Bacterial RNase P class A from a Bryobacteraceae bacterium, 393 nucleotides, folded computationally. It is recorded under the gene name rnpB. It matches the Rfam family "Bacterial RNase P class A". By type it is a ribozyme. The source organism's lineage runs through Bacteria, Acidobacteriota, Terriglobia, Bryobacterales and Bryobacteraceae.
[in-house]
RNA sequence: CCUCUUGGAUGGGUGGUCGCUUGGUAAUCAUCACCUCAACAGGGUGGUGGUUUCCAAGAGGAAAGUCCGGUCUCCACAGGACAGCAUGCCGGCUAACGGCCGGGGGAGCCGCUUCAAGGCGAGCUCUACGGAUAGUGCCACAGAAAACAUACCGCCGGUUCGGUUCGCUGGGCCGGUAAGGGUGAAAAGGUGCGGUAAGAGCGCACCGCGGGCGAAGUAAUUCGUCCGGCAGGGAAAACCCCAUGCGGAGCAAGACCAAAUAGGGGAGGAGGGGCGGUCCGCCCCGUUCAACUUCCGGGUAGGUCGCUUGAGCCGGUCAGUGAUGGCCGGCCUAGAGGAAUGACCGCCAUCCGGCAACGGAUACAGAAACCGGCUUAUAGUCCAGGGGGUCCU
Numbered sequence: 001c002c003u004c005u006u007g008g009a010u011g012g013g014u015g016g017u018c019g020c021u022u023g024g025u026a027a028u029c030a031u032c033a034c035c036u037c038a039a040c041a042g043g044g045u046g047g048u049g050g051u052u053u054c055c056a057a058g059a060g061g062a063a064a065g066u067c068c069g070g071u072c073u074c075c076a077c078a079g080g081a082c083a084g085c086a087u088g089c090c091g092g093c094u095a096a097c098g099g100c101c102g103g104g105g106g107a108g109c110c111g112c113u114u115c116a117a118g119g120c121g122a123g124c125u126c127u128a129c130g131g132a133u134a135g136u137g138c139c140a141c142a143g144a145a146a147a148c149a150u151a152c153c154g155c156c157g158g159u160u161c162g163g164u165u166c167g168c169u170g171g172g173c174c175g176g177u178a179a180g181g182g183u184g185a186a187a188a189g190g191u192g193c194g195g196u197a198a199g200a201g202c203g204c205a206c207c208g209c210g211g212g213c214g215a216a217g218u219a220a221u222u223c224g225u226c227c228g229g230c231a232g233g234g235a236a237a238a239c240c241c242c243a244u245g246c247g248g249a250g251c252a253a254g255a256c257c258a259a260a261u262a263g264g265g266g267a268g269g270a271g272g273g274g275c276g277g278u279c280c281g282c283c284c285c286g287u288u289c290a291a292c293u294u295c296c297g298g299g300u301a302g303g304u305c306g307c308u309u310g311a312g313c314c315g316g317u318c319a320g321u322g323a324u325g326g327c328c329g330g331c332c333u334a335g336a337g338g339a340a341u342g343a344c345c346g347c348c349a350u351c352c353g354g355c356a357a358c359g360g361a362u363a364c365a366g367a368a369a370c371c372g373g374c375u376u377a378u379a380g381u382c383c384a385g386g387g388g389g390u391c392c393u
Stems, first nucleotide, its partner, number of pairs: 001389010012348007020058005026052011060364001064375002067373005072250004084246005089103005104129001105127005110121004130241002135239002138234002152181002154177010189207006208230001209228008254305004264296005271285005312331008349362005
């Protein structure tokens, strides 16, 4: 320098015209209430709705999946047990968490080192990491054997029947052997030396393992030393056991105002209503379980609130390895119906095609009560780590 990969940041800019949503301002129209007036008209004040002018604001890092934890709201709630679900090394952060930060252990790769097993690394990556000696069940295929261990091949000893060039050698049977071969994802510690008929923790050294003691550390754990030849495979992301935590529903939560109609309750009630200027008259409903009038109450349509000032955002500073927290200063930034947050035209930026003129393309994706996380998607650009290649010193 090129390329691949992982993580983080960013997530096109600018101008014009026309529109959409919300809020404000002003004008105007409609309507309602009140005041003024004896009354009408007119005028004033206020509310509601429409139209228009102007002003201001208007999607994200994930707004997504709705997976986890909270705020808020309503319902439930003596206490205990069972069931169910979730979490699971240690410490810290936080409103809380299954999240994050730091640490420990383990695994893989790379490098160095050892005869080897193994050890070391201020290299990188991953890690659901309580218990397999509570119990039950499972471990395909292959293999002799997959768990009260086991003898297929091989090795060794004995015996017997043969062969023999007398050195040995082949078969059968009995026994020893887990060193060697073979099967498997996995085979009852590993390496080396001794030992033995051949072998074997049979003995020894180192490593591993288990236990005791001591030291360091808040702890997980680590280190040292002594003892024991040495427990009996894997898997709990099988059931299960142990420890800890968990009441349910969700803003269509929920609160308030409240029409028409039809029910409910109370009081009055012999009349009420229509035609008509009035009377007469005519018609309709009703006369005590009553028409009609009036009041009260619940629910519905509809409306208002909840609703966005909040574990808030930005900058600085201090404490801390860090997650994070304290202090100071500044800022207010969508709040809806499921529906708005856009369209078109220039210029620029980046990429692609083209000699050029020019043409084309611009990731993933759209808020709905709010907040903290996780997961998933993401073109281009920038930064950092790692792998590979090439060149130079």